Predicted 3D model of a 72-nucleotide RNA (transfer RNA) from Parcubacteria group bacterium RIFCSPHIGHO2_01_FULL_45_26. Its Rfam family is "tRNA". The family's RNA type in Rfam is transfer RNA.
C1' cells in the first nucleotide's frame, strides 16, 4: 500500500434510528463513628474529529484521525 475490528464520563462495560445517554468502579458532600474503613443518601463527570442521509443519528454511509488484527 489493501482488507477487517475496535474508539461513549478517569477506569470498565450498556444503549431496537425515537425518552434527561444507564450501570459498574473512581471521585466530592452529607449520614454513620472517637477516628478511619465498611455502609447508607446524593451530586459532578462521556458519544475521537468533519461531513452526508433523517422529522429525528450512539446507532446508518463517507472521509480523515488514533489502537488492535491479516494479507502483500
Nucleotide at each position: 500500500g489493501c482488507c477487517c475490528u475496535c474508539g461513549u464520563c478517569g477506569u470498565u462495560c450498556a444503549a431496537u434510528g425515537g425518552a434527561u445517554a444507564g450501570g459498574a468502579u473512581a471521585u466530592c458532600u452529607c449520614c454513620c463513628u472517637c477516628c478511619g474503613a465498611a455502609g447508607g443518601a446524593g451530586g459532578u463527570g462521556a458519544u475521537g474529529c468533519c461531513a452526508g442521509u433523517u422529522c429525528g443519528a450512539u446507532u446508518c454511509u463517507g472521509g480523515c484521525c488514533g489502537g488492535g488484527g491479516g494479507c502483500a
Taxonomically the source falls in Bacteria candidate phyla (Bacteria). The prediction has a mean pLDDT of 81.